Predicted 3D model of a 1494-nucleotide RNA (small-subunit ribosomal RNA) from a metagenome. It matches the Rfam family "Bacterial small subunit ribosomal RNA".
[in-house]
RNA sequence: AGAGUUUGAUCAUGGCUCAGAUUGAACGCUGGCGGCAGGCUUAACACAUGCAAGUCGAGCGGUAACAGGGGUAGCUUGCUACCUGCUGACGAGCGGCGGACGGGUGAGUAACGCGUAGGAAUCUACCCAGUAGCGGGGGAUAGCCCGGGGAAACCCGGAUUAAUACCGCAUACGCCCCACGGGGGAAAGCAGGGGAUCUUUGGACCUUGCGCUAUUGGAUGAGCCUGCGUCGGAUUAGCUAGUUGGUGGGGUAAAGGCCUACCAAGGCGACGAUCCGUAGCUGGUCUGAGAGGAUGAUCAGCCACACCGGGACUGAGACACGGCCCGGACUCCUACGGGAGGCAGCAGUGGGGAAUAUUGGACAAUGGGGGCAACCCUGAUCCAGCCAUGCCGCGUGUGUGAAGAAGGCUUUCGGGUUGUAAAGCACUUUCAGUGGGGAGGAAAUGGUCAUGGUUAAUACCUGUGACAAUUGACGUUACCCACAGAAGAAGCACCGGCUAACUCCGUGCCAGCAGCCGCGGUAAUACGGAGGGUGCAAGCGUUAAUCGGAAUUACUGGGCGUAAAGCGCGCGUAGGCGGUCUGGUCAGUUGGGUGUGAAAUCCCCGGGCUUAACCUGGGAACUGCAUCCAAUACUGCCAGGCUGGAGUAUGGGAGAGGGUAGUGGAAUUCCACGUGUAGCGGUGAAAUGCGUAGAUAUGUGGAGGAACACCCGUGGCGAAGGCGACUGCCUGGCCCAAUACUGACGCUGAGGUGCGAAAGCGUGGGUAGCGAACAGGAUUAGAUACCCUGGUAGUCCACGCCGUAAACGAUGUCAACUAGCCGUUGGAGGACUUGAUCUUUUAGUGGCGCAGCUAACGCGAUAAGUUGACCGCCUGGGGAGUACGGCCGCAAGGUUAAAACUCAAAUGAAUUGACGGGGGCCCGCACAAGCGGUGGAGCAUGUGGUUUAAUUCGAUGCAACGCGAAGAACCUUACCUGGGCUUGACAUCUCGGUGGUAGGAAUCUGAAAGGUGACCGACCCGGGGCAACUCGGGAGCCGAGACAGGUGUUGCAUGGCUGUCGUCAGCUCGUGCCGUGAGGUGUUGGGUUAAGUCCCGUAACGAGCGAAACCCUUGUCGCUAGUUGCCAUCGGGUAAUGCCGGGGACUCUAGCGAGACUGCCGGUGUCAAACCGGAGGAAGGUGGGGAUGACGUCAAGUCAUCAUGGCCCUCACGCCCAGGGCCGCAAACGUCCUACAAUGGCGCGUACAAAGGGAAGCAAGCCCGCAAGGGUAAGCCAAUCCCAAAAAGCGCGUCCCAGUCCGGAUUGUGGGCUGCAACUCGCCCACAUGAAGUCGGAAUCGCUAGUAAUCGCGGAUCAGCACGCCGCGGUGAAUAUGUUCCUGAGCCUUGUACACACCGCCCGUCAAGCCACGGAAGCCGGGAGUGCCUGAAGCCCGUGACCCAACCGCAAGGAGGGAGCGGUCAACGGUAAGCCCGGUGACUGGGACUAAGU
Repeated sequence: AGAGUUUGAUCAUGGCUCAGAUUGAACGCUGGCGGCAGGCUUAACACAUGCAAGUCGAGCGGUAACAGGGGUAGCUUGCUACCUGCUGACGAGCGGCGGACGGGUGAGUAACGCGUAGGAAUCUACCCAGUAGCGGGGGAUAGCCCGGGGAAACCCGGAUUAAUACCGCAUACGCCCCACGGGGGAAAGCAGGGGAUCUUUGGACCUUGCGCUAUUGGAUGAGCCUGCGUCGGAUUAGCUAGUUGGUGGGGUAAAGGCCUACCAAGGCGACGAUCCGUAGCUGGUCUGAGAGGAUGAUCAGCCACACCGGGACUGAGACACGGCCCGGACUCCUACGGGAGGCAGCAGUGGGGAAUAUUGGACAAUGGGGGCAACCCUGAUCCAGCCAUGCCGCGUGUGUGAAGAAGGCUUUCGGGUUGUAAAGCACUUUCAGUGGGGAGGAAAUGGUCAUGGUUAAUACCUGUGACAAUUGACGUUACCCACAGAAGAAGCACCGGCUAACUCCGUGCCAGCAGCCGCGGUAAUACGGAGGGUGCAAGCGUUAAUCGGAAUUACUGGGCGUAAAGCGCGCGUAGGCGGUCUGGUCAGUUGGGUGUGAAAUCCCCGGGCUUAACCUGGGAACUGCAUCCAAUACUGCCAGGCUGGAGUAUGGGAGAGGGUAGUGGAAUUCCACGUGUAGCGGUGAAAUGCGUAGAUAUGUGGAGGAACACCCGUGGCGAAGGCGACUGCCUGGCCCAAUACUGACGCUGAGGUGCGAAAGCGUGGGUAGCGAACAGGAUUAGAUACCCUGGUAGUCCACGCCGUAAACGAUGUCAACUAGCCGUUGGAGGACUUGAUCUUUUAGUGGCGCAGCUAACGCGAUAAGUUGACCGCCUGGGGAGUACGGCCGCAAGGUUAAAACUCAAAUGAAUUGACGGGGGCCCGCACAAGCGGUGGAGCAUGUGGUUUAAUUCGAUGCAACGCGAAGAACCUUACCUGGGCUUGACAUCUCGGUGGUAGGAAUCUGAAAGGUGACCGACCCGGGGCAACUCGGGAGCCGAGACAGGUGUUGCAUGGCUGUCGUCAGCUCGUGCCGUGAGGUGUUGGGUUAAGUCCCGUAACGAGCGAAACCCUUGUCGCUAGUUGCCAUCGGGUAAUGCCGGGGACUCUAGCGAGACUGCCGGUGUCAAACCGGAGGAAGGUGGGGAUGACGUCAAGUCAUCAUGGCCCUCACGCCCAGGGCCGCAAACGUCCUACAAUGGCGCGUACAAAGGGAAGCAAGCCCGCAAGGGUAAGCCAAUCCCAAAAAGCGCGUCCCAGUCCGGAUUGUGGGCUGCAACUCGCCCACAUGAAGUCGGAAUCGCUAGUAAUCGCGGAUCAGCACGCCGCGGUGAAUAUGUUCCUGAGCCUUGUACACACCGCCCGUCAAGCCACGGAAGCCGGGAGUGCCUGAAGCCCGUGACCCAACCGCAAGGAGGGAGCGGUCAACGGUAAGCCCGGUGACUGGGACUAAGU
């Protein structure tokens, strides 16, 4: 620091997603050790049990328990019981201090609650310092005792008693009150020690310590007030009655409407009051470069709360977590009468939840409370336990070790990899384990001694020092040593891209994955497993959440012509901003000082734990606020000037600017009359309609409404909407020129307000034309449309609404600056040559264009350039400009304006293609012009379909269908049925066996294959041996195993081959140039060509693959050669024939050459290419034909030619055999053949080819047969012989238009041939039979010359089988004016929302499923407020006939106090009518989504 994802590709816009860091986390898998930290985020839900606040006997009366002493009794040395407060002590009680701290929680709170900086009208126990005191009395009351009530909690009565409890009196330096005369108000004692003196022997007294009273100051803590800061919603806009202020009074520690009475009518709010929702705030924490954003666990400060609500009491302090009273809910006890309770203290339980620990130890340390102290208490705290929750550290070994072991995985079978990894060898011992040793955290207190202070005192008390003793929860501490042994210690995620890491198997759009893009439909690096690899590591992943990336809310740091985004346009309020000069001021601004900004955290430098995390010292920082001083340029403010901005006056000017009144002509329509007759009108064509009752047309006259032709112009005016005949009146703005005047008066403009096309609405008019709706006629599959005939609202006027438009320049207003050129409108000036002239300037309005800007397109002084001021608006697409709510409206509707849900895009500009019932140019048997066919018939053949045991398989628009198949009776053959074989019909290898073996073969069985097997019966090579023979090897055979075999599957895994567009003219590259880029240029343009063929032009210059040429064939000539071909001349011969001699002349054969190149002439053309015409020539503009097929397209065809990966079968999906099938047939399609006849059929006669084939062959001739054919047989391995007859043609004859002398199907009979075999299922012959068919609907095919048409001949395959196919020659036409149309193709251009590319894309209803939302009669719940009712506790006020110790009083009584009662306020509760929010709801509305519905 970026990346992925929209597209065929590109740039931009824009969203989504990822990589990072983090967490009080949770979940999954896994888990060795230690240190440091952290640990209910949810139910402020409910809580069993224990503990968490007590202490003081040196305040008091005392003695329930314990211990000791003493005494008495029972009695056994000792035990038990009782007595005794004598001692240590101490339950309960009175009293004091503390329970307001510490600890918990975050419900409430949007607030002076918190933060920060200030302020004045206050209080403060204990503590510190100062001053002054502590005299003398009194009356009660707990406890205890007695009695009583109650289940209990507890309560009542009586008697008695103490105090540092309570109350007077005295005193009063200071203190408080005051009318300045005066008045008021305190206290308490206790303990230690003690020389005199006194004594009732208790003590007094003195002294020390503690305590007490009054008061002052301090310290600490607390209360109160203020400025500023502190979340979201305006679909919450007005709120407020103690409300705002004043006066009197009350109240508080204290200011204050804090409370009360009266008076005034204020106060708050767009700088957001009120209301609603949410939330404890902060230091900080996380993230970030920062600015920011998010957050507020642990630690620290503040606040609030303590079951919920209310209240006060006590007290220095509370309206009080472990206090009280009342109301409420809940739980518990109960003898039903009543009572008790409050873990948001520490543990712990239930519950909730994804989720959060022990009912632990200790007061040793730190701190707190009480106490003189010892000491007691302390779930504060310090420790331990649990948990990988986080951070940090360590370990799970180290070195060596190639036979690169085994095993695994993989493989192209060679190997590769796991991998120095392991084993082996040599070492080490951290941590854990066992044993042993062993710091620090401990300072104090008390004791003894010494020495200061105090004192009368060497007591006491107290400070300091010394001495010995004592105090540790943690703790088996940290740490150290020894011992043994590699011994006890590695997982998790990922491996398609982003993103580091690849293979095999399984699966087969299944199962599954997925953060985004996306994987999976038989070869998945994406699913699952494995091997291997990558990354982290005692952890690793996932999920959730925050910041980042995101400049994706843009302060730093974005935008608005077309991507989302300029209000339709003005005026103008608040606000924001504002020319120039001088002076003042110093608010902003700048500098400096001071105070503060708690500590911790972060950062820097040190220190301590072996290191680190962690802890700790110092510094810096805390960007802030307040205050003081200074500066005065700029901004503000105040004062005074200026004229440039702005405005006013004067004189001119143009204009469809607005309003109103009048006037005019043309046209349409209607009315009247005339002329006139059959149509008019309308359309693509028609019809509806009008017209003989006289239309249309035409003439005259009249009526009425609306609109103003030409002029008219990228002309004018207006803010926009908009404005168009002429004249008058009223009126707004603008421009020009020159002076004068005012003196910043300006710009923008949230709200507000006015104007605002068309349509629409209301009331009343008007209505010629036009014309929604509506009606009719057409069109159409339909046509609720387009077209036609009619026609109502409306269009017009007046008044009033509506307030929206693609209200657009899709461009807010104002101002300044920044090259030019050309036009046009209005004005002014200048020059001369006075003009249709030139020139300057100004205000508009247009075209081009530099710089610059822009994603590009484009904009470009009329900016979208460069700047300034102000306003409006945008933040992914859909949902939606919709719902709800508010406001406006008569309504229609407008305005403001969401969310759920859903998608990974949506979008802009430009690029290349493709496409268009877009355009231009051009070509092709594409059409047209012609000729002949197909489609109708019969037959042949192929296909679909159907049938079947099987009808094997493939080919399927053109480009499958007489195609693979150049030939299915068996074979072929792949299919079916049946019978058989199993290392196999065929190949290679290994092992074992093998001589009566292999093999042959009679017989039997059988359809064959196969099985059986009498009899016969082996071979080759080498060694040894005379030989018989033997040994070894080979071949053969048998058995076993590797393997064979498969026309099984995938042509969408492939090679090769092929079809097609298309023999169409295209397809590209290098370098350069242009463009941000895709890409363009070249290849476009002007000509030309069959052609991207060539020429010219040209930011292109060249080149390649195609085209052409080169090749074959054919057409002319020449040369060479002359057999088997040829025969002109010469000779011979025959009935005849190149038959023979001979010849090379000719034909021909087959080699080599020549020839044609737009070369020549004329014309056209750009001095070109080229085209047109002509000459010559066998041939002329590519002479004809063939072969040759660019980049590519169709996942085109073929796994059944062959080859081949993967998969599948292995007594079968292999192999052999027999029979059957591929030939089955209702109807359908394609391709042919033969016909329908006279240009013909038939009969007789007769002429002329080319190209081929021939030995398991072609076969002459002769004989036989009607014929197919048979017999016999010459010749020929073929320019020699044969097939072989060419046919149409020609000549003659016949038929006479008919289902025929046409046509030949079908069928019967008899034959022939091939073949092992013609039944299924061959061909041919003869005789007989003689079907359909009389030229073929819609539609459709071929062909442009030796072509179509027509005629025959040959060949491949092949035993046989040809209407097919491939070739050959014979005869031999017609037509093309042309490119409008159909079809296909090429180039240029244009539009595009297409790119799987128009067989594209895509819209809406309906039907189905699912999801969220709106409405809805209602129903349910919650919240806040108002009025009224009720009114607990309690403070306060009043009253107090009843009650009462202290003081006064001899007494009566008084003073004073209290219970009780009443009242104000008031919680809970009740009630009434409304408001707000949420849930639910039959039904209903639209919306989103969903491989194959309509």